[in-house]
RNA sequence: GAUUUAUCAAGAAAGGUGGAGGGAUUUGGCCCUGAGAAACCUUAGCAACCAACACAUUCUCUGUGCAAAGGUGCUAAUUCCAACCCAUUUGGGGGAAGAUAAAAG
Numbered sequence: 001g002a003u004u005u006a007u008c009a010a011g012a013a014a015g016g017u018g019g020a021g022g023g024a025u026u027u028g029g030c031c032c033u034g035a036g037a038a039a040c041c042u043u044a045g046c047a048a049c050c051a052a053c054a055c056a057u058u059c060u061c062u063g064u065g066c067a068a069a070g071g072u073g074c075u076a077a078u079u080c081c082a083a084c085c086c087a088u089u090u091g092g093g094g095g096a097a098g099a100u101a102a103a104a105g
Stems, first nucleotide, its partner, number of pairs: 003103006013043005021032003026083004044075003049071002053065004079097001084094003
């Protein structure tokens, strides 16, 4: 990287290094940024996917709850918005793409 399943309108930032870009990609828009972008590091925090624990169910799968010491993830704006289809004016529904987790190979 490709596959399967689940989730994606909630939540949570300071400092140091750095020095001009960034918001995945393309196009268009709209934003963030020298009052300091990306990236890296430190500390803090958020969440609860996995793992742990408790209960129920059941036939070992599932559901609910709990905690935050473990494995990840995340900490501007819905995954910033649109693009394709349907509805018709809306934070509309779906799809595609993407992100994250777990699994399998």